[in-house]
RNA sequence: AAGAAAGUUUUCUAGGGUUCCGCAAUUUAUUGGACUGGUCCGAGAGAAAACGCACAGUAGUACAAAACUGUGACACGGAAGGAUAAAAGCCUGGGAGAU
Numbered sequence: 001a002a003g004a005a006a007g008u009u010u011u012c013u014a015g016g017g018u019u020c021c022g023c024a025a026u027u028u029a030u031u032g033g034a035c036u037g038g039u040c041c042g043a044g045a046g047a048a049a050a051c052g053c054a055c056a057g058u059a060g061u062a063c064a065a066a067a068c069u070g071u072g073a074c075a076c077g078g079a080a081g082g083a084u085a086a087a088a089g090c091c092u093g094g095g096a097g098a099u
Stems, first nucleotide, its partner, number of pairs: 007051006015041002020038002022035001023032003053072006074094001076097001080092003
């Protein structure tokens, strides 16, 4: 800047590995995530919140608009591949499939 409406964003968690910190070993320069952790990544099918969108209504109005209230469901899911330091319920993906 644009866009979306089983919307988007933020925070947190399940989970994840090892760049950095810490910890441990040790030939003091290296190694270790079959090291609890902090930093870091992190859910379509997890949680919460904010802003939106749709529908119905209240009230308002010449008709409207704005405002306010309510509702917004369901969701079993590989393998393989990709990125990052590396991996993952991350991305491919509400995919391939299944019912």
Molecule: Guanidine-I riboswitch aptamer
Organism: Gracilibacillus ureilyticus